Predicted 3D model of a 183-nucleotide RNA (Lysine riboswitch aptamer) from a Clostridia bacterium. Its Rfam family is "Lysine riboswitch aptamer". Rfam's curators write: Riboswitches are metabolite binding domains within certain messenger RNAs that serve as precision sensors for their corresponding targets. It was read from a public genome assembly, where an Rfam model found it. Its mean pLDDT, the model's own confidence on a scale to 100, is 78. Taxonomically the source falls in Clostridia (Bacteria, Bacillati, Bacillota).
RNA sequence: AGGUGAGGUAGAGGUGCGAGUAAUCAAUAGUAACAUUUAUGAUUGGGAAAAAUGAUUAAGUGUGAAAGGGAUUCUCGCCGAAGUCCAUUUUCUUCCCAAAGGAAUUGGGCUGGGUCUGCAUCAAAAAGGUGUAGAACUGUCAUAUGGGGAUACCUGGUCCUCAUAUGGAGCACUAUCUCUCUA
Numbered sequence: 001a002g003g004u005g006a007g008g009u010a011g012a013g014g015u016g017c018g019a020g021u022a023a024u025c026a027a028u029a030g031u032a033a034c035a036u037u038u039a040u041g042a043u044u045g046g047g048a049a050a051a052a053u054g055a056u057u058a059a060g061u062g063u064g065a066a067a068g069g070g071a072u073u074c075u076c077g078c079c080g081a082a083g084u085c086c087a088u089u090u091u092c093u094u095c096c097c098a099a100a101g102g103a104a105u106u107g108g109g110c111u112g113g114g115u116c117u118g119c120a121u122c123a124a125a126a127a128g129g130u131g132u133a134g135a136a137c138u139g140u141c142a143u144a145u146g147g148g149g150a151u152a153c154c155u156g157g158u159c160c161u162c163a164u165a166u167g168g169a170g171c172a173c174u175a176u177c178u179c180u181c182u183a
Stems, first nucleotide, its partner, number of pairs: 001182002005179007014079001016078005022073004033063007043050001045097003082111006089104005112138002115135008140168012
C1' cells in the first nucleotide's frame, strides 16, 4: 500500500420491528353466565361427584359480563429487529386422566423491508394476524452502459456520484479498530 481470513465496536433501510397487569376508546354483546316459567327426559372418551326431589336441550321474561384480538397516546427494548414451520424438554388451563388449547427453552429450515390484491386459515368480525401467489415501490451489494465530478493539465487508470437494465441475499451491507495474509 492492498483489503485475504478472523474477531470487536458503531451505524443505515422507514407507514421499520417487538413488548407493556400503563391510559382512553370501539367492538365482542344484549352474547356467555345466573335466576325464573313452560316443554323435553339421562349425561364428551374413562373415572369420581351430582342427578326422575330432573342431567341435558329448546323457547319466553329479568339481571347482565369477561378474556384473547384491535385503534390512539405514552414508556421501554431494538435493526433476524421479528415472524413462521418441524422436532425435543418443561409448565399452565378443568375434580383426575385423556383430548384440546396456551406459555417458555434448545436445535434445525424459510423470509431484506413495508404497501396493495387474490386464495387459505385463526378470530365474534367488513378489525387484525399468519401462510402462500402476484403487482408495483423501496434499501443494500455486484455486473454492464451512459452523464457529471476529483486526482496540477491531456490520454489512460483509479475513486465518488446520478440515471437505466439485470441479478443475489440479512451469519448480509456501510464505516472503523485489532490480529493475520500478500507485495